[in-house]
RNA sequence: AGAGUUUGAUCCUGGCUCAGGAUGAACGCUAGCGGCAGGCUUAAUACAUGCAAGUCGAGGGGCAGCACGGGUAGCAAUACCUGGUGGCGACCGGCGCACGGGUGCGUAACGCGUAUGUAAUCUACCAUUAACCGGUAACAGAGGGAAUAGCCCAUGGAAACGUGGAUUAAAGUCCCAUAGAAUCAAGAUAUCGCAUGGUAUUAUGAUUAAAACUGAGGUGGUAUAAGAUGGGCAUGCGUCUGAUUAGGUAGUUGGUGAGGUAACGGCUCACCAAGACUACGAUGACUAGGGGGUCUGAGAGGAUGAUCCCCCACACUGGUACUGAGACACGGACCAGACUCCUACGGGAGGCAGCAGUGAGGAAUAUUGGUCAAUGGGCGCAAGCCUGAACCAGCCAUCCCGCGUGCAGGAUGACGGCCCUAUGGGUUGUAAACUGCUUUUAUACACCAAGAAAAACAUCCACGUGUGGGUGCCCGACGGUAGUGUAUGAAUAAGCAUCGGCUAACUCCGUGCCAGCAGCCGCGGUAAUACGGAGGAUGCAAGCGUUAUCCGGAUUCAUUGGGUUUAAAGGGUGCGUAGGCGGAUUGAUAAGUCAGUGGUGAAAGCCUGCAGCUUAACUGCAGAACUGCCAUUGAUACUGCCAGUCUGGAGUAUGGUUGAGGUAGCUGGAAUGUGUCGUGUAGCGGUGAAAUGCGUAGAUAUUAGGAGGAACACCAGUGGCGAAGGCGACUUUCUGGACUGUAACUGACGCUGAGGCGCGAAAGCGUGGGGAGCAAACAGGAUUAGAUACCCUGGUAGUCCACGCCGUAAACGAUGAAUACUAGGUGUUGGCGAUACAUUGCCAGUGACUGAGCGAAAGCAAUAAGUAUCCCACCUGGGGAGUACGGCCGCAAGGUUGAAACUCAAAGGAAUUGACGGGGGCCCGCACAAGCGGUGGAGCAUGUGGUUUAAUUCGAAGCAACGCGAAGAACCUUACCUGGGCUUAAAUGUAGGCUGCAUUCGGCUGAAAGGCUGGUCCUUCGGGACACCUGUGCAGGUGGUGCAUGGUUGUCGUCAGCUCGUGUCGUGAGAUGUUGGGUUAAGUCCCGCAACGAGCGCAACCCUUGUCGUUAGUUGCCAGCGGAUCAUGCCGGGGACUCUAGCGAGACUGCCACCGUAAGGUGUGAGGAAGGGGGGGAUGACGUCAAAUCAGCACGGCCCUUACGUCCGGGGCGACACACGUGUUACAAUGGUAGGUACAGAGGGGCGCUAUCCAGCGAUGGAGUGCGAAUCUCUAAAACCUAUCUCAGUUCGGAUCGGAGUCUGCAACUCGACUCCGUGAAGUUGGAUUCGCUAGUAAUCGCGCAUCAGCCAUGGCGCGGUGAAUACGUUCCCGGGCCUUGUACACACCGCCCGUCAAACCAUGGAAGCUGGGGGUGCCUGAAGUCUGUAACCGCAAGGAGCGGCCUAGGGUAAAACUAGUAACUGGUGUUAAGUCGUAACAAGGUAACC
Repeated sequence: AGAGUUUGAUCCUGGCUCAGGAUGAACGCUAGCGGCAGGCUUAAUACAUGCAAGUCGAGGGGCAGCACGGGUAGCAAUACCUGGUGGCGACCGGCGCACGGGUGCGUAACGCGUAUGUAAUCUACCAUUAACCGGUAACAGAGGGAAUAGCCCAUGGAAACGUGGAUUAAAGUCCCAUAGAAUCAAGAUAUCGCAUGGUAUUAUGAUUAAAACUGAGGUGGUAUAAGAUGGGCAUGCGUCUGAUUAGGUAGUUGGUGAGGUAACGGCUCACCAAGACUACGAUGACUAGGGGGUCUGAGAGGAUGAUCCCCCACACUGGUACUGAGACACGGACCAGACUCCUACGGGAGGCAGCAGUGAGGAAUAUUGGUCAAUGGGCGCAAGCCUGAACCAGCCAUCCCGCGUGCAGGAUGACGGCCCUAUGGGUUGUAAACUGCUUUUAUACACCAAGAAAAACAUCCACGUGUGGGUGCCCGACGGUAGUGUAUGAAUAAGCAUCGGCUAACUCCGUGCCAGCAGCCGCGGUAAUACGGAGGAUGCAAGCGUUAUCCGGAUUCAUUGGGUUUAAAGGGUGCGUAGGCGGAUUGAUAAGUCAGUGGUGAAAGCCUGCAGCUUAACUGCAGAACUGCCAUUGAUACUGCCAGUCUGGAGUAUGGUUGAGGUAGCUGGAAUGUGUCGUGUAGCGGUGAAAUGCGUAGAUAUUAGGAGGAACACCAGUGGCGAAGGCGACUUUCUGGACUGUAACUGACGCUGAGGCGCGAAAGCGUGGGGAGCAAACAGGAUUAGAUACCCUGGUAGUCCACGCCGUAAACGAUGAAUACUAGGUGUUGGCGAUACAUUGCCAGUGACUGAGCGAAAGCAAUAAGUAUCCCACCUGGGGAGUACGGCCGCAAGGUUGAAACUCAAAGGAAUUGACGGGGGCCCGCACAAGCGGUGGAGCAUGUGGUUUAAUUCGAAGCAACGCGAAGAACCUUACCUGGGCUUAAAUGUAGGCUGCAUUCGGCUGAAAGGCUGGUCCUUCGGGACACCUGUGCAGGUGGUGCAUGGUUGUCGUCAGCUCGUGUCGUGAGAUGUUGGGUUAAGUCCCGCAACGAGCGCAACCCUUGUCGUUAGUUGCCAGCGGAUCAUGCCGGGGACUCUAGCGAGACUGCCACCGUAAGGUGUGAGGAAGGGGGGGAUGACGUCAAAUCAGCACGGCCCUUACGUCCGGGGCGACACACGUGUUACAAUGGUAGGUACAGAGGGGCGCUAUCCAGCGAUGGAGUGCGAAUCUCUAAAACCUAUCUCAGUUCGGAUCGGAGUCUGCAACUCGACUCCGUGAAGUUGGAUUCGCUAGUAAUCGCGCAUCAGCCAUGGCGCGGUGAAUACGUUCCCGGGCCUUGUACACACCGCCCGUCAAACCAUGGAAGCUGGGGGUGCCUGAAGUCUGUAACCGCAAGGAGCGGCCUAGGGUAAAACUAGUAACUGGUGUUAAGUCGUAACAAGGUAACC
């Protein structure tokens, strides 16, 4: 110090989350020791038991119990007596009990903090001061009284507790004496203070004291002053939340007088006045002890208030006083209430928020311990007693700190585990074993502290009654603890969490959107580094994780230190109150400000230094700090205040100008509709197309003149005016403003503006008018699946006027007002100048452009979103929600103010690249158009779906599956089904074995496979070979996954694109290049250009075909020569030609003309076999479709292993109501049939192709020759010629069926092809639709080949023969390319997404009512108690009892307000993989969207 998370990616805004620190913690797993701290945060809930406040006999009467002594009785044990002694229960009295200890209920307050005041006050014990104390040892001086506990007697009661009588003491209590520096009264003088007033001195009068004890030293008592300590009271400042709490107050505010208090004071009372508080937040509500401090933070801050210290409050709840120096009193009293306990039922007792402990609550917090040894407290002369304060110990890893669990060597890198690419390697890992060393800790034994010094006692010394000093003696809970030594021996001691990113650390197995994880993002649907386990690793370590909470990070409430055009956010606009801020200059002042000094800011804590525990934590000492408050002295620049001056801000005056500024009235023309009189005739109107509507009762159209309402064409303009809303014919009235010129006047008069008050479009509301056009609602017609819409025909409120409301708009420049400053060039409006006829300057407005600067960017840019000042308003994630409740306003509609629960991890802004658009531009393609021929109708073939079946094996699925895998299903193939079998056909390792009936050859059985069965070989006699059997590893699988893969393939698409390097631009994603202007089939080329180059594609290189040359000349060819034949290159020969197949040439817009800068284009151009890519093929960029294929092959996981393997027979893949695709044959005369006559190319051939001859109507058979082939063979058809048929279901068409055959093959039943005879179905050119093709193409005709025994081939792949038509053109359909634009899409339009309804769940509003809670008010009642009144009773009296009065806690009652819970029913909201209906938004979203 940052990081993750919105997106395909980017920048920003913005929230959520994490890493850090902390805790009085809790939970999970684990645990060796010590030190030091801490330990009911919840129920201020209820408490059994014990203890926590007593002490003094040196105050008193006394003596129950204990001890000692004494006495009596007794042998003794023992019993009894005895205040005599030590002492002492209970009692009177003194002091203490108001401290110490606990808790945080209440309290928003002078409670606390801080600083002051007290001239308005008290203070026991303590020290000081100066007096006194009746009695006595001395000085001095010389009074009394009455009671009451206890004890005793009697008596009541269960008890608690009393009642009566008798007697008695004191340092208890009353009276008397004495007294002043005390108190009171009215005075005098001096002096001080901010005021009331204080202080000092002094005169007079009056009033008030006491207690004894003694050890004889003293202690104690009374009164005074002053001190110290501790309080009381008052005041300034500070001290939580919300205005959806705005008014509250009657002793209230003040005065006079009185009472009361230690003391001031409405503290209380009587009277008088009407005040006092509040927007600088009163009052009421909620919450809360406050501070020093603690945690965090760089700080400023934020959070917090355990332990320790200070203050406050409280003591079961509420009230009250008493005593006392001090209390309205935790372990005191009285009363009321709730609760608990005892009871003899009559009545009593109690208060752990003291220490332990118990129940309950809770996630959760300890022992019914020891000691007064130390420190401190109470009492006491003291010894001492008491002390759950305190000091210690116990429990708890609750925190912090420290130590240890060993150290060194040790590689065959052991075994085992885990992983892998597995003969081996890696890792665990120097880790272990092993060797050596050490002993903190542990165990055993031994020694053994400091904390203790006082007091007291004894003694000595100094001086002076007493004090100080020395010596001796005595006292330790912790504790035989800490510590030290010796011995033994690595011996006794490691876990927890994590390992996808953030965040250090990775693999295997299991699981399979299951189980589960998760702080955020997110993992898991068969290869999970994210779940669970294992191995390994990382982090921390006697702990580690989790949870909860706080701060931080968060500059995410921003003083330090944020924003508001578009992300959340400028008020619709003005006037103006309070407030805030404010021009120049002079003087004064010193409030702010600054500096010095003084006081205070408790201690502890934090920080620094030093020191003590072995170190540290911890502790001690010292310093610093405590940023604050108060006082005082000084400074005077700035701000303030006061006084004066000025003119620049502001205003006034005066001259001129300007404009749809406002208001009221008058007038005008055009247009629409309407009524009237005509002219005129059949339609008008409306739409995408129509219809509703109007019209023969005369419309529309047209002429004339009439009435009426509303709005004002052209001018008109990023022109004008106004604060905004807004304002538009002409003219008049009244009226506001602005600008400009002059510089005459005033002299800071200014700016902003919370509340407040005005204005404020449209719509809407009220009352009354008006109503032409337009037009919500409504009606009708269309459209549509529907159409409560868009379109059309009508049409009412309304729109208009007057008056009154409403008060909102995307009221927008989405940009608050004011002032100043900061570069330019260019328009325009108003005014004023200068010169001069060309321009140019100043002021005020209003535009567009471009710099610096700013900004996330887009952009803004003197009219700032720049640089500054000042004031106001507003914002703080999205949704819920501008909703609910409450208040205010309104006639209503509604407006304004304005939440929460719950829910999500985003929502959002700008820009980028794509994709998309029922956006735009340009261009291409048999894409359309123009043509030719088909499909869709029929029959058949074939493939698919569906159905069927034991099985009809599997795959392929829009284009890009469907004559596809399959270039050959009768068996085989075959993967499917049924039935019968086998456990291994083949390969291979290893172990064991009866073995030698196992190999091979036979027999029997069987449908076959198989089963059963007969006979071994070599030998060196050990055995071996070959096997067999068994076991184990394994084989095998067309089983699954093409969404794990390789390879291959399809498609966009033979479309022209896809990228890179360097540079440049941009914060960046990215852009540029690749865009632009031309051109091309082409990102082809040219030109231009912040780009320059390059790569993969295009083209070319390759093959073939078209022309020629050359070389070669067999099996091909035959012109010329020769030979032979009925005839034939048949033969000799030849290379001329054809041909064959090698090598070359040829075409390049090269030439010409025109157009063009060029590239290039055009031409019936020339030449040429071919002309602008000559034709055809091969060749397929980056990528897309999780496209296809695990069944071609290969391959990772998974699955089966007497079966999902394998063998065999048979069946099936060929089924058949039906649907679709692809073909074929046809429907005929451009044809059929019959006869005759021609011409190819490319291929194939040995289990083959077969000439030729014979037989058969024929398929074919028989004989037989040639050829492994330019040699032999398979070998043409359409065409052409002739004849016939004559438009018909035919001499068309051939399906189907019957019969007879041929061939292949082990075998043609399911299920082959072919032949012959017979039979002769549908079909007469095919709906919507749809396919192919641009030239040797379509169409048409035949031939060949692969597979193959044969063939279901009409398929596929090739070959040649014959051989057309048409293209104006790019508007439209489809597909594609480039540029641009919009976007809420990015799984990318097959996208995204809205609302109702239905379902489940959560929270919430309203609500008849029901149930609580706290507070206030009125009335009634009213305990204890203070105060007060009082004749009877008591007392000599003081006084008391009793009774009455005032006040009050509590109780009762009444009405209302507030607040909370609950509720039939009801409203909307939110959330939830696959519900319904539509399609509102995002593209021109298909009617632009929105307010």
Molecule: small-subunit ribosomal RNA
Organism: uncultured bacterium